[in-house]
RNA sequence: GGCGGAGUAGCUCAGUGGUAGAGCGGGGGACUCAUAAGCCCUAGGUCGCAGGUUCGAUCCCUGCCUCCGCUACCG
Numbered sequence: 001g002g003c004g005g006a007g008u009a010g011c012u013c014a015g016u017g018g019u020a021g022a023g024c025g026g027g028g029g030a031c032u033c034a035u036a037a038g039c040c041c042u043a044g045g046u047c048g049c050a051g052g053u054u055c056g057a058u059c060c061c062u063g064c065c066u067c068c069g070c071u072a073c074c075g
Stems, first nucleotide, its partner, number of pairs: 001071007010024004018055001026042004048064005
C1' cells in the first nucleotide's frame, strides 16, 4: 500500500430508517443496631468527524480520522 472488522452513557455491549436502551459503575431513598447484599427511585449520550440520499439517518451512500486483524503479489 491492498482487503476486512470495530468506533453508541464512566466501562462492557444491544439497537440496522420513525425523536437511544440494558448490565455494571455513580447519586438518592427505604430496610438494618450498623455495614454489605438484595429492593425502589434517579442523573448521565450533538450515536468518531464532515458531506449526501430521505418527509425523517445510530441505521443507507461517499470521504476522512482512530483502533484491531489478514495480506505483502506483478513490474

Annotation:
RNAcentral holds the sequence, with entries from ENA. This is a predicted structure of a 75-nucleotide RNA (transfer RNA) from a Chloroflexota bacterium. Its Rfam family is "tRNA". Gene Ontology term of the family: triplet codon-amino acid adaptor activity. The organism belongs to Chloroflexota, within Bacteria.